Large-subunit ribosomal RNA, domain VI from an uncultured Pseudomonadota bacterium, 252 nucleotides, folded computationally. Rfam family: Bacterial large subunit ribosomal RNA. The coordinates come from a structure-prediction model, not an experiment, and the mean pLDDT is 86.
Context: one part of a larger RNA
RNA sequence: CGUAGGAGAGUUGAGAGGAGCUGUCCUUAGUACGAGAGGACCGGGAUGGACGCACCUCUGGUGUUCCGGUUGUCGCGCCAGCGGCACUGCCGGGUAGCCAUGUGCGGAGGGGAUAACCGCUGAAAGCAUCUAAGUGGGAAGCCCCCCUCAAGAUAAGCUCUCCCUGAAGGGCCGAAGAAGACUACUUCGUUGAUAGGCGGGACGUACAGAAGCAGCAAUGCAAGAGCGAACCCGUACUAAUUGCCCGAAUGG
Numbered sequence: 001c002g003u004a005g006g007a008g009a010g011u012u013g014a015g016a017g018g019a020g021c022u023g024u025c026c027u028u029a030g031u032a033c034g035a036g037a038g039g040a041c042c043g044g045g046a047u048g049g050a051c052g053c054a055c056c057u058c059u060g061g062u063g064u065u066c067c068g069g070u071u072g073u074c075g076c077g078c079c080a081g082c083g084g085c086a087c088u089g090c091c092g093g094g095u096a097g098c099c100a101u102g103u104g105c106g107g108a109g110g111g112g113a114u115a116a117c118c119g120c121u122g123a124a125a126g127c128a129u130c131u132a133a134g135u136g137g138g139a140a141g142c143c144c145c146c147c148u149c150a151a152g153a154u155a156a157g158c159u160c161u162c163c164c165u166g167a168a169g170g171g172c173c174g175a176a177g178a179a180g181a182c183u184a185c186u187u188c189g190u191u192g193a194u195a196g197g198c199g200g201g202a203c204g205u206a207c208a209g210a211a212g213c214a215g216c217a218a219u220g221c222a223a224g225a226g227c228g229a230a231c232c233c234g235u236a237c238u239a240a241u242u243g244c245c246c247g248a249a250u251g252g
Stems, first nucleotide, its partner, number of pairs: 001152001005163007015149004021049007033038001051106005059100004066093005071086006110144003117137004164251001169246004173189005194239003197235005203228003212221003
């Protein structure tokens, strides 16, 4: 921009993509078979590997925005307490998010048409012959079934609800986001919980201090003041102000 008005939902599926793997064990059954040694088809069940998708409850990783410890030096006049720099100075932990080594799930099963191949009936050719007419079976393969996208499928489909005459609606602008290079997308803009702040909670840290528990003790454990990031709930205190632009006909 189109899909002959606009908006919001819901759909059909032309077409496209994905997936498609496999081991071992138990059972049938020490059966069929075989002199024995050995040892099945068919069918049923269990459990793995690799691969794929999703997720973060668990186990862990990261977590230079959280907490603590600690070395040197400089600064805040000094002490105390803090801060800067030294790879985040180094070290011990760690929320959210993002992750795998963690968790869940997947390949199944079924239908159709077939390949090699196996058949039925059957002539040409009184026989025979799966084939010439006719007809059945038969693959991890093919087409469906499963998952994803999908009406720019310009043949632009279908359904429902609603709206309008400087309107309906859209955009600009702003607050943001598990969305994101930009753009786009999604939410919100005072008739408001969109972000920040604040309050509460969760969760993290902990050699604060005292007391507790275990230990002869060194020490360890539990609890925990304080401090606290992204998490959850709440709360208009702050910021989403005020506005501007586009948009009309044969919508027949």